[in-house]
This is a predicted structure of a 1682-nucleotide part of an RNA (large-subunit ribosomal RNA, half A) from a Bacteroidia bacterium. NCBI's taxonomy places the organism under Bacteria, Pseudomonadati, Bacteroidota, Bacteroidia. It was read from a public genome assembly. The prediction has a mean pLDDT of 81.

Context: one part of a larger RNA
């Protein structure tokens, strides 16, 4: 390492509990708020973080009632106290009630800061207290309201889009979301210009039915009414007018008339009032008051056992008695309690209310007749245009509303009845109000659940809208449990210990606070087994060995059960999707453990099955009785159904059609439904679960960025040298040219800061969500950059890249609409029976989707069928043939028209032709779309026979498929390719396991209910891997051919077989021995050519056994060797063609290799034949299980069930069907539980199976059976959600390579903490200052080390405690205004709102005043010391025209450049102070180190600048909105004004040194170092250089022409003018709030971190050096936490 078992960690499942939570049901009650609400900040307590209470009277105060012993809240302790002279609680009322918020005195960044008036407190200025001061609408004023807030509900103004329509436009979603105004406990509506229909109802609201009806609709999707009738509840009424009267005004001649106002009348359809005229004052109604009665808060009584006995830590258990009960509802108490306790039933009692009755007062409020006259709502009805609303989409459109525009009538009118128009019939418009029935529920009380039970239930059971997360809008977690009681663990021991352990102890039990129970995952520890020559889904079948544990005996090295391991062996490539097919290298899943997906609603249709009832059946709303909760009767409106047919009338067992009595349709002739449970399935709703990208709506956002506005910063140094001036020089010339000087111009050059981001490396799970190092651009400009502020999502901004607009941009972002939509992808959870597809057709904006059809199944019916053979009888045009049988197309040859072509002197008339070529002839021969012909299978029909294991058929509920794949055959396409693509017809896969082919869906063999260590066999096999023959008999291979597959065309004396034909004892054939001569070197050719370079040829002749005018080699030619050919030798067969088996070559790939390997050769190959055996989940055998059918039996609620036997069956996706197990809640019934329940570990035992049951042990309180009834009802997977544990891995990394060593000290423990000596780095910083941001980081000679620090820690920016921020003058208000922002008047706009003089706010700008020294652990221009100064009051004095929100001056402004003074700072020298001078020589009148300093402020003022282009000062003026003595303007005069520095004084101050002392450390004891306290006064008020600042608001130049306002000065208006006021000078005296620690180029800000990244502005020393480049130092700071 693995398996096993035992102990543990570790982790929070499970199980029980429940304070929270969810969903209803009664019932109240819907309150608030300028009397200052909701809602908040910030305070309050003896100690006090946080909840909760309160408000400075601050865990409370006061009065009244209540109660009756303890209290000072969650929440402990210490301290302190209060209480029987009534506390703490409880209820009701009253007092306080800080600041913020409608906020309301201005203001304003919400809790903040600045005021004005009265009155008080002091002498004034300050300052402190109360009080008042907002804006709008009512009103003459007195005064009164209004605003703001609120979960749903209601009205109203506005008003989307995804969706659906399988696409989209009308529609639809929807008047819905959402915005906006307003209202009330309800709101709207409402007392007919209605409805209806010849009948009648009588305002409105709501329920149920009418009715998914009448309708409307691209007549698609869909949308969808009324009346009628049953019910809740019930209520009518005031006004305008006309008339009378009076007030006011106006007219007017009149006792009038007009208008307005106020009062009286008066209020409707059968028409009514007015008006004449006659009764008579009622019934109701509201308000007031008074009287009774009820209910009502906190609360008060309130029955029966502590009885016995076991067990126990406890009794309420058990068991034996007993008692109460208008009370056995609930909780509690040490386990389950009617009598223990709180409580419950009953009973009672009441403050503030509140409700009912009733009695009085006031008001309100009437009923005839008559009818001349008058009154009854007008820019109104109604018309024409164009929308909108209704059940209605413009239509035949009625009716309702009104933007534009026209516009009646007047009771003898008028509107309505669905277009009009008449009758008829109903009303009485153009003002107004009105309760109840009705809809919510932020809340309060009560009371309940077949709701949840900590990943559930609210998001929240716990300090939860709480940490956190974002810039904001907003989003949003996670966490419950000791015991009964803290009895919470004394004391002791280990350790460095307040950690942790080990004892002891307590306690029933450690349950021990990380706490019930305590499960996987994952980690260990110990024991048995098993592994170090051995390859792979890890299992599953045999199994040897070894270790325990039990039993027997014959006691042995025993047998036998059992258990735990498992050498070795045979076999075997996970799981899920999703596919034609997956081990697949195609998809998920790292493991556990808990959630986690066909559910609910519907009077919607539709099937089956239960059940009541029947030609009927049923009730809905609502009513009533009654109950802890159920539930019961009433309701017949309504609805189905019983009659159908027709488009209707409208007739009916018929009836329409028709001329029809015909035909012919749909019906009746055959009558079953209705209602309700439950089931399958459809609709409609999100609808099986997660998933968009996206569209609207309403808000957040310019702290990043992109423009732009306002106001401020910045930019070392070098370098060139435009215009212009000046000279000089050409020139008549001042023109113009050419030089010099002089000037300093540029989107000018070089380079730091800075901005930017060119190149290459680095990084890329980083230092960094974009940088780092190196290199580049750009650096006076269209530059750069800091604060304030502007523009907003179809919108901004954009020198334009579709870039930017908060790490988001072809349309941000946050909530919503929303569970958008998804013909797409994934997921979808326990068993067992039975049956089982399809991947075709047709149709589709259709092709990966859907409808009908096919094919699956489950019920029903009734029948005889499906199917097989074989006969019989048809229909047909395939295959194959054929084609002088058509039609197309065809080779070769013969005949020959026709055509070309040659020749004939032209023409004609003619030859000749291997040119092309038609009919026809002879051979020969194609065709899917040719057919004189023409099968076989297949079809259809009929009979008989099989078959009867219904496999067929009709109706009907429910599916699924509607990508298919090889393979064989016939075919098309393709190339007669394809594992390739369309058909047809089998099979197989798919959905099928098993043998066999090596392996291998599909091919070969066979269809797997289960079990068996039984037999037979198929396919295919029998040497060994591997069961079976080294089997028989013959023959052929020699290539390992076989045997990697297809191996080809060719090639070849490989062999074995046949068939042909030659030679051959007259002696073949090979072989040896010999001859192969002669004319002649034939002629020609040639330089030669003699058999042999070529060319002729009568290649001839001769001699021969035979021998070519030559078969090769060869030679310059010749010579040579040879062939043929012939002879001898030897002595039997030799040659040649053809055909066939089997072999050879031909033959080249990428892992070393593929007969499946060893291997095999009279096979273990190849042909043939034959016999044996092997071979499978085929067949048999036995045993068992289970479906259909059928027979038997038994019991039966008559459906069935059980038992037993025949036969036949029982692979399976998708899918249908049947039957069951789990689980969690309720009912009824019945048990079990402290002598131990659920739950957890384990074992064993059962049941096909999902499970289910016993023992053990752990746990410590609840659990189970049966029968019903109900589900948030079963998980491996969804890149699944939450939590826990793993791998990786003791691995990468430890965050700039500026670097660190020693010594000591501390202290358990030192690389790191402090001390020290030494080294390194920075050093226009890595140094100081500060604004923005942050907020206690700041100090501690105070303590701590669990965590945070990338490592350790004694140390910390960590925890714990305690400290610390001091202002007249530094920033900010008490002062001003830019940009912009808010707003009164006013002006606009469906609301909400949007503009917007006047006025307010708003700094980044403008405006009064402080400096040096010293001090704290920590503050300092702030405190202390000393000198200083501003502005104010008030007094005294002196003078005197003061007086503003109004005039005027003045504040008052660009860039760029150069000079000159000039100090700080910095250097050089000299003097002086102090200290020190080292081995050798020399010097001491030397040398070298260090120090030698001094503010504001006063006070005198020089350099410079400016001004004769006018200081100043006089006079005159008609302009400065009025006035002016000011200031413009005009005429004169004519010289001031500003100013750094230096210098005087402040100056006794400080510094090096020294002295005197104290501590500490070291030490050679001599004395050194360091720290801190005192004291002394000992040294330049040198001279140079070089010059920031300043002089300077200056100068020169240039064009782009470069903020307001206010303090300030002056001048008047108004008024005052003894007073106030003003100037000036003295003296007193005042001077408020806020900010102040620290860090700020950073370990404190932004950046998720102690981040190599950005962050604005100052000062920034030396040597070199042009320089802030760069190097190296200073002061200082650091060595970057392994």
């Nucleotide at each position: 390492g693995g398996c096993g078992u035992a102990u543990g960690g570790g982790g929070a499942a499970u199980g029980c509990c429940u304070u929270g939570g969810c969903u209803u049901c009664u019932g109240g009650a819907g309150a608030c708020g300028a009397c200052g609400a909701a809602g908040g900040a910030c305070g309050u307590g003896g100690u006090a973080a946080g909840c909760u209470g309160c408000g400075a009277u601050a865990a409370g105060c006061u009065a009244c009632g209540g109660g009756g012993a303890g209290c000072u809240g969650c929440a402990a302790a210490c301290g302190a106290g209060c209480u029987u002279u009534g506390a703490u609680c409880c209820g009701u009322g009253g007092a306080u009630g800080u600041c913020c918020g409608a906020a309301u005195g201005g203001g304003a960044a919400a809790a903040c800061c600045c005021a004005u008036c009265a009155u008080g407190u002091u002498g004034a200025a300050g300052a402190c207290a109360u009080g008042a001061u907002a804006u709008c609408c009512c009103g003459a004023a007195a005064g009164g309201g209004a605003a703001g807030g609120u979960a749903a509900c209601c009205c109203a103004g506005g008003g989307a889009a995804c969706u659906g329509a399988a696409a989209c436009a009308u529609c639809u979603a929807a008047g819905u979301a959402c915005c906006u105004g307003g209202a009330g406990g309800a709101g709207g509506a409402g007392a007919a210009a209605a409805c209806a229909a010849u009948a009648g109802u009588g305002a409105u609201u709501u329920c149920g039915u009418g009715a998914g009806u009448a309708g409307u609709g691209g007549c698609g999707a869909g949308c969808g009414a009324a009346a009628g009738c049953g019910a809740a509840u019930u209520a009518g009424c005031c006004c305008a007018a006309a008339c009378c009267a009076u007030a006011g005004u106006c007219c007017a001649u009149u006792u009038g008339g007009g208008c307005u106002g106020u009062g009286g009348g008066g209020u409707u359809g059968u028409a009514g009032g007015a008006c004449c005229u006659g009764u008579a004052u009622a019934a109701u109604u509201u308000u007031a008051u008074u009287u009774u009665u009820u209910c009502u808060a906190a609360g008060u009584g309130g029955a029966a056992u502590u009885u016995g006995u076991u067990u126990g830590g406890a009794a309420a258990a058990c068991u034996a008695a007993a008692c109460c009960a208008u009370a056995g509802a609930a909780g509690g108490u040490g386990a389950u309690a009617g009598u223990c306790c709180u409580g419950u039933a009953c009973a009672c009692g009441u403050a503030c209310g509140a409700a009912a009755a009733a009695a009085u007062a006031a008001a309100u409020g009437a009923c005839g007749g008559g009818u001349a006259u008058c009154c009854u709502g007008a820019g109104u009805a109604g018309c024409a245009c164009g929308a909108a609303g209704c059940c209605g989409g413009u239509g035949a459109a009625a009716c309702u509303u009104u933007g534009u525009g026209u516009g009646a009538a007047u009771u003898u009118g008028c509107c309505a009845g669905c277009a009009c128009c008449a009758u008829c019939u109903g009303g009485u418009a153009a003002g107004g109000c009105u309760a109840a029935a009705u809809a919510c529920u932020c809340c309060c009380a009560g009371a309940a659940g077949a709701c949840c039970g900590a990943u559930a239930g609210u998001g929240a059971a716990c300090g939860a809208g709480u940490a956190c997360c974002g810039u904001g809008a907003g989003g949003g977690a996670a966490a419950g449990g000791u015991g009964a009681a803290a009895a919470g663990a004394a004391c002791c021991c280990c350790a460095a210990g307040c950690a942790g352990g080990g004892g002891a102890g307590u306690g029933a039990a450690a349950a021990g606070a990380a706490c019930c129970u305590g499960a996987a995952a994952c980690c260990a520890u110990a024991c048995g087994c098993c592994u170090a020559c051995a390859a792979g889904c890890g299992g599953u079948c045999g199994g040897a060995g070894u270790g325990c544990u039990g039993a027997c005996u014959u006691u042995a090295u025993g047998u036998c059960a059992g258990u735990a391991u498992g050498a070795c062996g045979g076999c075997g490539u996970g799981c899920c999707u999703u596919u034609u097919g997956c081990a697949u290298a195609a998809u998920g899943a790292g493991c556990c453990u808990a959630c986690g997906a066909g559910u609910u609603a519907c009077u919607c249709c539709u099937u089956g099955u239960u059940a009541g009832c029947a030609a009927g059946u049923u009730u809905a709303a609502u009513u009533c009785c009654u109950u802890a909760a159920g539930g019961g009767a009433a309701g017949a409106a309504g609805g189905c159904g019983u009659a159908g047919c027709g488009a209707a009338a409208g007739c009916a067992a018929g009836u329409c059609u028709g001329a029809a009595u015909a035909g012919g349709g749909c019906g009746a002739u055959a009558u079953a439904g209705c209602u309700a449970g439950c089931a399958g399935g459809g609709g409609u709703a999100g609808a099986c679960g997660c998933g968009a990208a996206a569209c609207c709506u309403g808000g957040u956002g310019a702290u990043c960025u992109a423009u732009c506005c306002a106001u401020g910063g910045g930019c070392a140094g070098g370098u060139u040298g435009a215009a212009g001036u000046c000279c000089c020089g050409a020139u008549a010339a001042u023109c113009u040219c050419g030089g010099g000087a002089u000037g300093g111009a540029g989107g000018a050059c070089c380079g730091a800061a800075c901005c930017a981001g060119u190149u290459c490396a680095u990084g890329u799970u980083g230092a960094a969500a974009a940088a780092u190092g190196u290199u580049u651009g750009g650096a006076u400009g269209a530059c750069c950059u800091g604060u304030g502020g502007a523009u907003a999502g179809g919108g901004g901004u954009g020198a334009a890249a579709g870039g930017c607009c908060a790490a988001u941009c072809a349309a941000a972002c946050c909530a919503g609409g929303a569970g958008a939509u998804a013909g797409c992808u994934c997921g979808u959870a326990c068993u067992c029976c039975c049956c089982g597809a399809a991947a075709u057709g047709c149709a589709u904006u259709u092709a990966g989707g859907u409808g009908c059809a096919g094919c699956g199944u489950g019920u029903a019916u009734a029948c005889a069928u499906a199917u097989g053979u074989c006969a019989u009888g048809g229909a047909g045009g395939u295959a194959g043939a054929g084609c002088u049988a058509c039609c197309a197309a065809u080779a070769g040859g013969g005949c020959u028209a026709g055509g070309g072509g040659g020749c004939u002197u032209c023409a004609c008339c003619g030859c000749c032709u291997a040119c092309c070529a038609a009919c026809c002839c002879c051979u020969g021969a194609u065709g899917a779309a040719c057919u004189c012909c023409g099968a076989a299978u297949g079809c259809c029909a009929u009979g008989a026979c099989a078959g009867u294991u219904u496999a067929g058929a009709u109706a009907u509920g429910c599916a699924g498929u509607g990508a298919g794949g090889c393979u064989a055959c016939g075919g098309g396409u393709g190339c007669u390719a394809a594992g390739g693509u369309c058909c047809g017809u089998g099979g197989c896969c798919a959905a099928g396991a098993g043998g066999g082919g090596a392996a291998c869906a599909a091919c070969c063999c066979a269809g797997a209910c289960c079990a068996u260590c039984a037999g037979c066999u198929a396919a295919g096999g029998u040497c060994c891997c591997c069961a079976a023959g080294u089997g028989u008999u013959u023959a052929c291979u020699a290539a390992g051919u076989u045997g990697g597959a297809u191996g080809a065309a060719c090639g070849a004396g490989g062999u074995g077989a046949g068939a042909a034909u030659g030679c051959a004892g007259a002696g073949a054939c090979a072989g040896c021995u010999a001859g192969g001569a002669u004319g002649u070197u034939g002629g020609c050719u040639u330089g030669g050519a003699a058999g042999c370079a070529g060319c002729c040829a009568u290649u001839c002749a001769u001699u021969u056994a035979a021998a070519g005018a030559g078969u090769g080699c060869g030679u310059a030619a010749c010579a040579g060797c040879u062939c043929a050919c012939u002879a001898g030798u030897c002595g039997a067969g030799c040659g040649u063609u053809c055909u066939u088996g089997c072999g050879c070559g031909g033959a080249a790939a990428a892992u070393a290799a593929u007969c499946g390997g060893g291997c095999a050769u009279c096979a273990a190959g190849u042909a043939a034949a034959c016999c044996a055996c092997c071979g499978a989940a085929g067949c048999u055998a036995u045993g068992g299980a289970u479906u259909g059918u059928c027979c038997c039996g038994u019991c039966c609620u008559c459906g069935g069930a059980c038992g037993g036997g025949a036969u036949a069956g029982u692979g399976g996706u998708a899918g249908g069907g049947g039957a069951g197990c789990a689980u969690c809640g309720c009912g009824a019934u019945u048990u079990c539980g402290c002598u131990g329940a659920a739950g957890g570990c384990u074992u064993g035992c059962u049941g096909c199976g999902a499970g289910g049951c016993a023992g053990g042990u752990u746990g410590g309180a609840g659990a189970a059976a049966u029968c019903g009834g109900g589900a948030a009802a079963g998980c491996a997977a969804a890149u699944g959600u939450a939590g826990g544990c793993a791998u990786g891995a003791g691995u990468a990394a430890c965050g700039a390579u500026a670097a660190a060593a020693c010594g000591g000290g501390u202290g358990a423990g030192a690389u790191a903490c402090c001390c020290g000596u030494u080294c390194g780095c920075c050093g226009u910083a890595a140094g100081a200052c500060u604004a923005a941001g942050g907020g206690u980081u700041c100090c501690u000679u105070g303590a701590u080390c669990u965590a945070u620090g990338c490592u350790a820690a004694u140390c910390a920016g960590a925890u714990c405690a305690g400290g610390g921020u001091u202002a007249g003058u530094c920033g900010g208000g008490a002062c001003c205004u830019a940009a912009g922002g808010g707003g009164u008047a006013g002006c606009c706009g469906a609301a909400g709102g949007g503009c917007g003089a006047a006025c307010c706010c708003g700094a980044u700008g403008g405006a009064a005043a402080a400096u040096c020294g010293g001090u704290u652990a920590a503050u300092a221009u702030u405190c202390c010391g000393a000198u200083a100064c501003c502005u104010g009051u008030a007094u005294a004095u002196a003078u005197u025209g003061c007086g503003a929100u109004g005039g005027g001056a003045g504040g008052a402004c660009g860039a760029a450049g150069g000079u000159g003074c000039g100090u700080a700072a910095g250097g050089u020298c000299u003097g002086c102070g102090a200290c020190g001078c080292u081995a050798c020589g020399g010097a001491a009148u030397g040398c070298g180190u260090c120090g030698u300093u001094g503010a504001a402020g006063c006070g005198a003022g020089a350099a410079g600048g400016u001004g004769u282009u006018g200081a100043u000062c006089u006079g005159g003026u008609a302009g400065g909105c009025a006035a002016a003595u000011c200031c413009g303007c005009c005429a004169g005069u004519g010289a001031g004004c500003u100013g750094a520095g230096c210098c005087g004084c402040g100056a006794u101050a400080g510094u090096a040194u020294c002295c005197c002392g104290u501590u500490c450390c070291a030490u050679u004891c001599g004395u050194g170092g360091a720290a801190u306290g005192g004291g002394a006064a000992u040294a330049a008020u040198g001279a140079c250089c070089c010059c920031a600042a300043g002089c300077g608001g200056a100068c020169u130049u240039c064009c782009a022409a470069g903020a307001a306002a206010a303090g300030u000065c002056u001048c008047u208006a108004a008024g005052c003018u003894u007073c106030a006021g003003a100037u000036a000078u003295a003296u007193a005296c005042a001077g408020c709030c806020c900010g102040u620690a620290c860090c700020g180029u950073a370990a404190a800000c932004c950046g998720a971190c102690a981040c190599a990244g950005g962050u604005a502005g100052u000062c920034g020393a030396g040597g070199a050096g042009a320089g802030c480049a760069u190097c190296c130092u200073a002061a200082g700071g650091c060595g970057c936490u392994c």